[in-house]
Predicted 3D model of a 1458-nucleotide RNA (small-subunit ribosomal RNA) from an uncultured prokaryote. Rfam family: Bacterial small subunit ribosomal RNA. RNAcentral holds the sequence, with entries from ENA.
RNA sequence: AGAGUUUGAUCCUGGCUCAGAUUGAACGCUGGCGGCAUGGUUAAAACAUGCAAGUCGAACGAGAAACAGACUUCGGUCUGUGGACAGUGGCGAAAGGGCGAGUAAUGCGUUUCUAACGUGCCCAGAGGUCAGGGAUAGCCCAGGGAAACUUGGAAUAAUACCUGAUAACCCCGCGAAAUCGUAUGGUUUUGCGUGCAAAGGUUUACUGCCUCUGGAUCGGGAAACGUCCUAUCAGCUUGUUGGUGAGGUAAAGGCUCACCAAGGCUAAGACGGGUAGCGGGUGUGAGAGCACGGCCCGCCGCAUCGGGACUGAGACACUGCCCGGACUCCUACGGGAGGCUGCAGUAACGAAUAUUCCGCAAUGCGCGAAAGCGUGACGGAGCAAUGCCGCGUGAAGGAUGAAGCACCUCGGUGUGUAAACUGCUGUCAGAAUUUAGUAAUAAUGAACAAAUUCAAAGGAAGGACCGGCUAACUUCGUGCCAGCAGCCGCGGUAAUACGAAGGGCCCGAGCGUUGCGCGGAAUCACUGGGCUUAAAGGGUGUGUAGGCGGAAGCGUCAGUGUCUUGUGAAAGCCCACGGCUCAACCGUGGAAUUGCAGGGCAUACUGCGUUUCUUGAGUGUGGUAGAGGCUGUCGGAACUAUAGGUGUAGCGGUGAAAUGCGUAGAUAUCUAUAGGAACAUCGAAGACGAAGGUAGGCAGCUGGGCCAUUACUGACGCUGAGACACGAAAGCGUGGGGAGCAAACAGGAUUAGAUACCCUGGUAGUCCACGCCGUAAACGAUGUACACUAGGUUCGGGGAGCUCUGACGCUUUCCGGGCCGCAGAGAAAUCAUUAAGUGUACCGCCUGGGGAGUACGGUCGCAAGAUUAAAACUCAAAGGAAUUGACGGGGGCUCACACAAGCGGUGGAGCAUGUGGCUUAAUUCGAGGCAACGCGAAGAACCUUAUCCUGGGUUGAACUACGGCGGUUCAUCCAUGGAAACAUGGUGUCCUUCGGGAGACGUGCACAGGUGCUGCAUGGCUGUCGUCAGCUCGUGCCGUGAGGUGUUAGGUUAAGUCCUUUAACGAGCGAAACCCCUGUCGUUAGUUGCCAGCGAGUAAUGUCGGGGACUCUAGCGAGACCGCCGGUGUCAAAUCGGAGGAAGGUGGGGAUGACGUCAAGUCCGCAUGGCCUUUAUGCCCAGGGCUGCACACGUGCUACAAUGGCGGUACAGAACGACGCAAUACCGCAAGGUGGAGCAAAUCGCUUAAAGCUCGCCCCAGUUCGGAUUGCAGGCUGCAAUUCGCCUGCAUGAAGUUGGAAUCGCUAGUAAUCGCGGAUCAGCUACGCCGCGGUGAAUACGUUCCUGAGCCUUGUACACACCGCCCGUCAAGUCAUGGAAGCUGGCAGCGCCUUAAGUCGCCACGAUUCAGUGGUGCCCACGGCGAGGCUGGUGACUGGGACUAAGUCGUAACAAGG
Repeated sequence: AGAGUUUGAUCCUGGCUCAGAUUGAACGCUGGCGGCAUGGUUAAAACAUGCAAGUCGAACGAGAAACAGACUUCGGUCUGUGGACAGUGGCGAAAGGGCGAGUAAUGCGUUUCUAACGUGCCCAGAGGUCAGGGAUAGCCCAGGGAAACUUGGAAUAAUACCUGAUAACCCCGCGAAAUCGUAUGGUUUUGCGUGCAAAGGUUUACUGCCUCUGGAUCGGGAAACGUCCUAUCAGCUUGUUGGUGAGGUAAAGGCUCACCAAGGCUAAGACGGGUAGCGGGUGUGAGAGCACGGCCCGCCGCAUCGGGACUGAGACACUGCCCGGACUCCUACGGGAGGCUGCAGUAACGAAUAUUCCGCAAUGCGCGAAAGCGUGACGGAGCAAUGCCGCGUGAAGGAUGAAGCACCUCGGUGUGUAAACUGCUGUCAGAAUUUAGUAAUAAUGAACAAAUUCAAAGGAAGGACCGGCUAACUUCGUGCCAGCAGCCGCGGUAAUACGAAGGGCCCGAGCGUUGCGCGGAAUCACUGGGCUUAAAGGGUGUGUAGGCGGAAGCGUCAGUGUCUUGUGAAAGCCCACGGCUCAACCGUGGAAUUGCAGGGCAUACUGCGUUUCUUGAGUGUGGUAGAGGCUGUCGGAACUAUAGGUGUAGCGGUGAAAUGCGUAGAUAUCUAUAGGAACAUCGAAGACGAAGGUAGGCAGCUGGGCCAUUACUGACGCUGAGACACGAAAGCGUGGGGAGCAAACAGGAUUAGAUACCCUGGUAGUCCACGCCGUAAACGAUGUACACUAGGUUCGGGGAGCUCUGACGCUUUCCGGGCCGCAGAGAAAUCAUUAAGUGUACCGCCUGGGGAGUACGGUCGCAAGAUUAAAACUCAAAGGAAUUGACGGGGGCUCACACAAGCGGUGGAGCAUGUGGCUUAAUUCGAGGCAACGCGAAGAACCUUAUCCUGGGUUGAACUACGGCGGUUCAUCCAUGGAAACAUGGUGUCCUUCGGGAGACGUGCACAGGUGCUGCAUGGCUGUCGUCAGCUCGUGCCGUGAGGUGUUAGGUUAAGUCCUUUAACGAGCGAAACCCCUGUCGUUAGUUGCCAGCGAGUAAUGUCGGGGACUCUAGCGAGACCGCCGGUGUCAAAUCGGAGGAAGGUGGGGAUGACGUCAAGUCCGCAUGGCCUUUAUGCCCAGGGCUGCACACGUGCUACAAUGGCGGUACAGAACGACGCAAUACCGCAAGGUGGAGCAAAUCGCUUAAAGCUCGCCCCAGUUCGGAUUGCAGGCUGCAAUUCGCCUGCAUGAAGUUGGAAUCGCUAGUAAUCGCGGAUCAGCUACGCCGCGGUGAAUACGUUCCUGAGCCUUGUACACACCGCCCGUCAAGUCAUGGAAGCUGGCAGCGCCUUAAGUCGCCACGAUUCAGUGGUGCCCACGGCGAGGCUGGUGACUGGGACUAAGUCGUAACAAGG
């Protein structure tokens, strides 16, 4: 000091969460020792038992036990010592100890005051202590009662009580003087008068007692300031506020009373409600703060609840008294007793908190002259890891890096010097012995402590974590299950996130979890935040309180500054030093205590007082613009209605229609009349107004502004909580008015529906007057005022200057309305003298989203509703701006057989083939929109073939390694069985140095094998967008950043092709080119190809000699480049036209496929991780199936015919051929057969090309079209054509007469049409696929539309990206909450009634007095009655809300979201 989390990514806003230190803690796991602390936070609920306040014989009488002496009638008595139990008396018991219920001020804290007061014990000083008296308890006697206790009688003492004397410097009353004080007045000195006291004791020296004065200490009282939340508490108060007088008190005072006055408090929060003891301090924090007040110290309050007084120096008294209530206990039922919020302890409550311990040895307190006694204060111990601190559980050496465990690429690696083992040490615990210290002064130690010795590594380590934040990783198990989780989030078969193990990291006698508070959080912002769009400017103004306020002088010194004095208790924090072995802990000293108060000085600024000033503000005077407001009056256009005329069949309306109107005459048109509302053009970037808002003309009344002038006042100002006024539209009330428009409503359409959009109608309303309402995206989403801070441009309203004057123009100035733009600001968009810049003043408002601007309460309103305004619960986001994509029933530009223009098809028929479905023992598997479906398969009868089915067999059919044993079992051949595989029986090795070796086999163990699963674990390959023109990088620049620029723009191109421009300059992958085929020419070479000329020969043929001219073959070259001309174009790129040329603008075709997309396809081509299987999911074999057929779809073939069919007859190219192609010849109608020349092929063969051409026939028909289907007879291949091959002949002769909706291909040697060849292959289902040539068109105006694509731009709430996102009702479940007839608690007051005890007062009795007794008055606790207030719980039913799985209905929003 920060980090995680909203997004595809970014910046910002903003919440949630984490890391820290802390704790009177609790819980989980674990646990060796010691020191010092701490320990009922809940029930101020209840308490058994013991203890917690006594002491004094030197105040007093009496006096037990015991002892001594004397006497004795031996029963005992007396005296003395002694002092128990109890009593009188004194002091104490008001301290100490506990707790925090109450208390928001009668409290506490700080500072003052007391001239308004008291003070036992203590200290100092002065003086005194005389003379008398009567009682009473104890004790004794006699009673009552269960007890507690109590009655009567007799006698007695005092430092108990009373009387008298004396007496002041004491008290009181009346005076005088001095002095002081803010005042009532105080102090000092002094005169006169009146009044008031005492106690002795023990002893030879003390101690008491009384009066007075002073001190010290401890208290009483008062004032100022400070001291929590709430306004959904706004008014409160009658002893209330004050006065006079009196009473009361130690003392001022309405403290109390009588009378008089009517005051007092309050927005600076009275009164009410809630909560709470306060402070020193404690925790945290950089601090300011925030939270807390346990232990320790100070103050206050309380003592079962409530009231009351007594005694006393002091109490309205924790362990005193009286009364009342609740509760508990005893009882003989008549009465009594009690108060742990003291120390222990019990039970209860609770997550939770200790011993019914020891001792007065120390410190302190009470009493006492003292010894001493008492002391649950205190000193100690016990229990609890509750906290802080310290120590230990060993340390050194030790590699074969042991074993075990885990991982592994099987090589090894980790745990790990860790262990074992070797030698050593002795803290703590344990045992024994001794005694410094706490401890004094002679004595006194409850409990601690210290020293020495002994044995022995022995008795002593765990907890959480390891996905990121956050240090630390692997394997197995599990398979959205079980579970984890502080936040984000993990888990659906390869989980570093679950569970376990190994390993690691962090702490360590602890470690984690949970709770509370602080921090981080600048997330309430004083220090230190914001409000255009993220939450947030009030709708606007006027103005009260308040806050703030121009220039100058003088005064004052309150604020302010500085110096000083007092105080700010101690403890604590901090610093220094010191004491316990260290530390925690403790001691001493210092500092600090930021505060409050007194005094001195300073006087700039602020305040206050006073005197001036004019610049702020206002007034006057002269002008001026304007839809500013109100009232009245007038106007034209349009519209509708009414009346009349003309006129005839329609009008109207829509995307298209219909409802509606119209032959009873509409619409249209003309004339007249009536009515209401709104004011076209001007008109705008315009004007005015505080805002809402304001628009025909004119008149009247009226508000404000601006400019000029600088005459007047002299700070009169700014803002503004409350308050008051105004305030669009809609709505409400009363009365008018009502043309048009038009919620509701009705009808017609649209639609799946259409309670909508569209149409026809139509009522409130819209208009006027008066009165309410008080809200709007009332917006510039931007409060008001003032000052300052570059410019440019334009509009509206004034003024001045320049030109001789004027129009016009130019310069300048003030006010207002806009645009652009710098600095600066901002998250950015943007704002930018009209600020969102820089400052000042004041007001309003905000603090995550939802719940909710809702509920309850209050106020306002006729109502509708407005205003003020929460909580429970729930989520981890919600949001702003900008970026890149994607998308749009957004836009622009452009392209493509995309459409259009054409040609030919498919879809209808039959057949072939593939797929789905169905069937089946099985019909193996894969492919699924385009981009699966004549696809994998370029050949399923067996094989192929995949266990797909049925059946049989085998453990390996092949490979590798190892171990031991056996030995020729094996192979080969033969025989038998069998469908075969195979089984059984027989036969039976090689080399040799003769030792043996090799190989096969059997057996065991590893393992082989798998077309088994996962293409969503993968490689490789492929499809597709798409041969579309795109996709990127380096450096630079711009931006906080994502990112942009470059790649955009203007042209151009098939093209991101090229040119120009340009904060870009370059480059790469693509495009193009390079490569192949083809089109022209040249050259080289002529065999197997060719044959012009020459020669030879044949029935004929380059057949032969020969030739290289030509064709051709196949090598090398040439050629085409917008090169030339003209036009256009930016002097460009390029484009259009032309010439030449075989070919012209890429000549035609092919190969070639960027970054990427589709979790596209393929684990069954191959490779491969993981999983599964191993006498089987492997391997072998026979047969069947993959060909199964009601049906549906795709791709094709053949047709439906005359552009045809049948017969006759020409012309190719490219392939292929030895397991082959096969000629001539012969046989067969043919398929084919016999036969075999030639040819490993420019030589031979396949090989007759077919469309075409032509002559003849057919004559529009289910035909001489069409050939399916079927029968018979044959051929070929093959081990074998039944399931299940092809071909031939004869016979048979189906559907079909050009094909619905829809849909496909093609732009030139293309479509169409015609045949030929090849791969696979024994044969073939080929009509498929891949090639080859022959014949050879039509059309393209064009880019509106459909589809797809590219670029730019725009909107977006989308980003698994429109097959997206997302809203509301309803249905189901859960949760919290509002209303509600009521029911039921609590709290504080008010009125009335009754009134205990008691103080005070009065009356009577009583007596020497004081008492006392009886009666009575006022006040009054508790109690009772009553009407209300506030606040909880519960409540049939009911309202909305939140969250839930893939429910239902629609599609409201996001794109112009239709």